[in-house]
Context: one part of a larger RNA
Molecule: large-subunit ribosomal RNA, domain IV
Organism: Alphaproteobacteria bacterium
Order: sequence, then C1' cells, then structure tokens
RNA sequence: UGGUGCUGAAGGAACUCGGCAAAUUGCCCCCGUAACUUCGGGAGAAGGGGGACCUCUAUUUGGGCAACCAGAUAGAGGUGGCACAGACUAGGGGGUGGCGACUGUUUAUUAAAAACACAGGGCUCUGCGAAGUGGUAGACACGACGUAUAGGGUCUGACGCCUGCCCGGUGCCGGAAGGUUAAGAGGAGUGGUGCAAGCUGCGAAUCGAAGCCCCGGUAAACGGCGGCCGUAACUAUAACGGUCCUAAGGUAGCGAAAUUCCUUGUCGGGUAAGUUCCGACCUGCACGAAUGGCGUAACGACUUCCCCGCUGUCUCCAGCACCAACUCA
Repeated sequence: UGGUGCUGAAGGAACUCGGCAAAUUGCCCCCGUAACUUCGGGAGAAGGGGGACCUCUAUUUGGGCAACCAGAUAGAGGUGGCACAGACUAGGGGGUGGCGACUGUUUAUUAAAAACACAGGGCUCUGCGAAGUGGUAGACACGACGUAUAGGGUCUGACGCCUGCCCGGUGCCGGAAGGUUAAGAGGAGUGGUGCAAGCUGCGAAUCGAAGCCCCGGUAAACGGCGGCCGUAACUAUAACGGUCCUAAGGUAGCGAAAUUCCUUGUCGGGUAAGUUCCGACCUGCACGAAUGGCGUAACGACUUCCCCGCUGUCUCCAGCACCAACUCA
C1' cells in the first nucleotide's frame, strides 16, 4: 500500500450518473391495517405491544385399570441481567409515473429486459391420398392412427372501452366477353429437284392455354391518411367562406410523450435552490387505432422521481484482526 472482515464522536445521502456498497429490518403470538380492486386481492400493508426464569391457580391433550408419566394453554405474583426470538439462522418500509397483463423464456462465456413466449382476438389456407413440410421430388414419412370445435400460415397479445377514412399503386380473390399470345393445328401461295408420279423446303389468312391487358372485390392484406387565402362590435382567435390538389385527407383517444428539433417550451406541485419527476396546456419538427389506440387491479433481481428509517456513501478519516505485498534473516 492492497484485499477480506470488525468498530467509530457529531452530522445523516451533504457522496454519487444513481443510496452503488454497507447499515437498518428479520422468528413466533396478540392488536391493528389505507387508496385502489378483476372482490380473489392489495396484506407480513403500514404501525404498535409481548417473549427469559421461578412459584401458585385454572383449563386441557396423549398413554395407563390406577398411582402417575410426557406435554399444551390461560391468569396472578415474583427473580436476575446492559441486553430474555440474548449466539447462529432470519423481509427495511411507503408513495408516484413509464413499460410489459400475469407464472414463464433468452444472448452456455460482457445484455434477463419494456426483448421472446403466453392464454385471448382476427385474417387466411385446407373436404382428406387435406393443406403444409421432409425427400435423388420417386417411394415413403410427418401432419395424424387427427377430419374444419381439426390442422397449417400470418398478425396482434390477459381484461375493460374501442378499432375511423382511403381499393389510385402493390398483393390476393373473382370475372364463360374482348385485346395480346407459345408450341401445335391450318395451308392460300411459293422455292429446290426430277421426263413425270413424287421427294424436300419456306409459308399468308384462320383456330390455339395460362399469363398480361381489361372489369370488379378486398386494408385485423403491403400500405396511405393535404395546401393556400379571407372572415366575428377592443385585441386575439376563427364556428364560417373561397380556392387548388388527392385514392382518401388522421375520426375516437392520447399528446414536450421510451415519440418534442426549437426546449431547461409555458403554468402549477414538490425543494431554500429541481435540464430530472408529477399534474396541466396543445404550437403533435415527426402520436394515433390488432407494425393496434387509450385505460387497468395484481405481478416485476425492469425503469423514473419522492419520502421515512438506517447507516463510514460522504463531511474526513481513524483504529483493530487476518491474508498478501515490502524489508531483514
């Protein structure tokens, strides 16, 4: 000097990105327990009190024929200690937001999470030799010894209230017409050769599928969801009007948000003092409805902020023990 422990005056988070680490709490019994709530919960909420030993009294359990033995509980009185769940073991608590409903799962070896999964919801395919998947694409196998209340794919993600407008583009589905169109069919014509019959080429109309064009449907399919100007008897604002464009111009709800650049927006709360936090406002650079929207009790080694308790985190360090390092041998 470092490591691992122990202790510490006064203060008590002033430390720090952040109470990280440490400390506090800790068991049993009794009392008592809020908001909120899906009525289960929240809850060991929180917060109080008691606990050793001795004597007496009462009640009681098991065994025993009984005497009695082994316990348990309650009440009263007393005894000792600094300390009675005496060591060890052994929850700190509360409030408020965000995200995810939950229990689970995950980056074996830097990430455990708001990521994945999930029950529930929707769309879609599949009628059985099913669709789909594996396979030399064959056999065969899985699906499944299942049969649409089943199986596959995909999105969303408990529950509550809901899920608006756009089918122009892309995709998918439907469409006995029409257009285009391959092989093929067809064979008007025409070439080579041959005396010829013939042989052998080229080949126009016309008839030819799917696909594409075309006509419709479909957004819990991929996706998309405007601009400018004017207007009210203070001002400001604009229910109102005009105009351009579009497939349609963002509905409900939410909103400086895990999304807000300007921005430490403005106002309020909390602090003596608050770029964070909470509640509002709405000027949404660039929220928005199953790439779900907004809420939500319970839950979380998640995350933000605040408070109580507690402390060597700190003011400000000190001492002790052991193990190293170091010096000497």